The RNA shown here (SAM riboswitch aptamer (S box leader)) has 110 nucleotides and comes from uncultured Microlunatus sp. Its mean pLDDT, the model's own confidence on a scale to 100, is 79. NCBI's taxonomy places the organism under Bacteria, Actinomycetes, Propionibacteriales, Propionibacteriaceae, Microlunatus. Its Rfam family is "SAM riboswitch aptamer (S box leader)". Rfam links the family to the GO term regulation of gene expression.
[in-house]
C1' cells in the first nucleotide's frame, strides 16, 4: 500500500482463578454449571508457498488440496458513536426510531 472482513468450525482434556468482549462512553451479552487467557488434541478455512491443468508463460488464470507457513473456531469486526439517503414517528428542538450506504477505527493475510 494491497486484498478479505453477514460463510464455515464455534468441540474434549488439563493449568489458573476474576473478569471478559481491542481502545474510550452507551447498550447488550459471556462468566464460579469457572469465562478471559496458556498447553495437548480436535475442527473450519484457500491468504502466501507447494501441488495439478491451460493459455496470449520470468508473470497470469483456473482447479484441487489441509502437505509446508500463518490465520480462526458466541454474538455481523456483538451492536451503536461521524455522514449521507430511505421510511415511520413527533411537531418545530440540527427530535426519536428502523433499514441501508459510506468513512473512522480495528482483526487478518500478503
Nucleotide at each position: 500500500u494491497c486484498a478479505u472482513c453477514c460463510a464455515g468450525a464455534g468441540g474434549g482434556g488439563g493449568a489458573c482463578g476474576a473478569g471478559g468482549g481491542a481502545u474510550u462512553c452507551g447498550g447488550c451479552c459471556c462468566g464460579a454449571u469457572g469465562a478471559c487467557u496458556c498447553c495437548c488434541c480436535g475442527g473450519c478455512a484457500a491468504c502466501c508457498g507447494g501441488c495439478c491443468a491451460g493459455a496470449u508463460c520470468a508473470g497470469c488464470u483456473g482447479a484441487a488440496c489441509a502437505c509446508g507457513g500463518u490465520g480462526c473456531c458466541a454474538a455481523c469486526u456483538c451492536c451503536g458513536a461521524c455522514u449521507c439517503g430511505a421510511c415511520c414517528g413527533a411537531a418545530g428542538g440540527c427530535c426519536g426510531g428502523u433499514c441501508g450506504a459510506g468513512a473512522c477505527a480495528g482483526a487478518u493475510g500478503a